About this RNA
The prediction has a mean pLDDT of 82. Small-subunit ribosomal RNA, central domain from an uncultured Candidatus Saccharibacteria bacterium, 373 nucleotides, folded computationally. Its Rfam family is "Bacterial small subunit ribosomal RNA". The full RNA is in RNAcentral, with records from SILVA.
[in-house]
Context: one part of a larger RNA
RNA sequence: UUGGGCGUAAAGAGAUGCGUAGGUUUUUUGUUAAGUCAUGUGUUAAAGACCGUAGCCUAACUACGGAAGUGCAUUUGAUACUGGCAGAAUUGAGGUAAUCAGAGGAGAACGGAAUUCAUCAAGGAGCGGUAAAAUGCGUUGAUAUGAUGAGGAACACCAAUUGCGAAGGCAGUUCUCUGGGAUUUACCUGACACUGAGGCUCGAAAGUGUGGGCAUCAAAACGGAUUAGAUACCCGUGUAGUCCACACCCUAAACUAUCCCUACUAGGUGCUCGAUAUGUUGAUUUCUCUUCGGAGAUUUCCCCGCAUAUUGAGUGCAACAGCUAACGCGUUAAGUAGGGCGCCUGGGGAGUACGGUCGCAAGACUAAAACUC
Numbered sequence: 001u002u003g004g005g006c007g008u009a010a011a012g013a014g015a016u017g018c019g020u021a022g023g024u025u026u027u028u029u030g031u032u033a034a035g036u037c038a039u040g041u042g043u044u045a046a047a048g049a050c051c052g053u054a055g056c057c058u059a060a061c062u063a064c065g066g067a068a069g070u071g072c073a074u075u076u077g078a079u080a081c082u083g084g085c086a087g088a089a090u091u092g093a094g095g096u097a098a099u100c101a102g103a104g105g106a107g108a109a110c111g112g113a114a115u116u117c118a119u120c121a122a123g124g125a126g127c128g129g130u131a132a133a134a135u136g137c138g139u140u141g142a143u144a145u146g147a148u149g150a151g152g153a154a155c156a157c158c159a160a161u162u163g164c165g166a167a168g169g170c171a172g173u174u175c176u177c178u179g180g181g182a183u184u185u186a187c188c189u190g191a192c193a194c195u196g197a198g199g200c201u202c203g204a205a206a207g208u209g210u211g212g213g214c215a216u217c218a219a220a221a222c223g224g225a226u227u228a229g230a231u232a233c234c235c236g237u238g239u240a241g242u243c244c245a246c247a248c249c250c251u252a253a254a255c256u257a258u259c260c261c262u263a264c265u266a267g268g269u270g271c272u273c274g275a276u277a278u279g280u281u282g283a284u285u286u287c288u289c290u291u292c293g294g295a296g297a298u299u300u301c302c303c304c305g306c307a308u309a310u311u312g313a314g315u316g317c318a319a320c321a322g323c324u325a326a327c328g329c330g331u332u333a334a335g336u337a338g339g340g341c342g343c344c345u346g347g348g349g350a351g352u353a354c355g356g357u358c359g360c361a362a363g364a365c366u367a368a369a370a371c372u373c
Stems, first nucleotide, its partner, number of pairs: 003345004007327002012341001014202002017200002022195003026089007034082002036078003040074004050066006092192001093189004097184004104178007111155001116150006126137002163170002207248006217241001221237004259340006268317013282304001283300001286297004322329002346373003355366004
C1' cells in the first nucleotide's frame, strides 16, 4: 500500500455557523455517443513465457513454426446505465401566509435578600476558630441586637428526568434591537441538494496587555497548628485573580469519550412544544328558583383551561429482532444500506526534538528519528 477499523482496546478534529475546490446527487422525454459494450484493422521489436516439431545419446540448452497477450490508435455498430445538451415535472430543498414555545444573542434600566465596611443607638466581656488548640479580633468597647448609609458581586423559591443554542454555553424583573426552530394548510420557485480538503468564524476556565472596579472568595505570600519533618491537608490573614470595557490567547474528561446527511427495520411507557377530532361537573352566555351558601336548565368554541385518541417535532426510560470481545447499543442505533469528510496502524522515546506558521508572553498548531522492550 491493500485491507481492517474509530462508545470503552490506537482512532470522530472543540463546534461546523459562512462555505471554495473536489466527490456524490429526485422523476421523466428527446437528442448526443464522451465513459461503457461489441466488431474489424494496424501496432504492441527480438529474446523470454505457452503449444507443436526438430537438433545435440537424454536433460538443461538450442533452432523453426504457431498461438496468445495487455495497452494505444483507428473503422463500423449498440444505447440499458453514467456523463453532455435541450425540454418537462414535484416528492428533496427553499420561499410566502397563519399560529406557537423558549435561561438563544446584544445593549440599557430597575429590584429584593445576603456578605463586608462605615456612622449612630443600646449593651458590657468575651468573640472567633478546631478533633483539640493557637495565631487573630476585643474595655481606644468587639461578638450578638437595632437603625441609617456606602459599595461590589451573585440572582433563593419557581426548578424539572424542563427549555433554548452549532458547540462553548445560557437563569432576578422590564424595555429596545436581533438569530434560529416547530406545527398547519394552500400557493410560489423548480433539484436551487448532501458532504466538504484548504479558507473565514465562534470557542469554558486559567492566563496576557491597557484602562477602570474591588463586596465576597482566594493561587502566591505570611502567621498558627499537626508532624520525625509538613515547602501539605486544618485554622487566621491575604496579593494577583475573580467583575467591567476593549484587544489577545485557542486549550479542556471542549464527553453522548459515539462526525454530517438520506432511507429502511416490532411494539411499550414518561416529559416538552404544536396540529386535528371528540368530550368536559372547568370557563363562558342567558334564564328560573334561592335559606344568597347554592341548585336546575341553556349557549359558545372568538378567547383561556383540562382529559382522551390520532398525528408531527424534540427529549428520557426499559426492551424484540439485529449487532457487539464483552459491557452494552437498540427508530435519538453501536441494526440494515448509500453519499461525503476526518482519523488510526505495537509500548516507550513523544504529542517531545528540529524546522516552519501563529502569539506581547505563557505557549499553541504542524511533527520525526536514533535508541529500547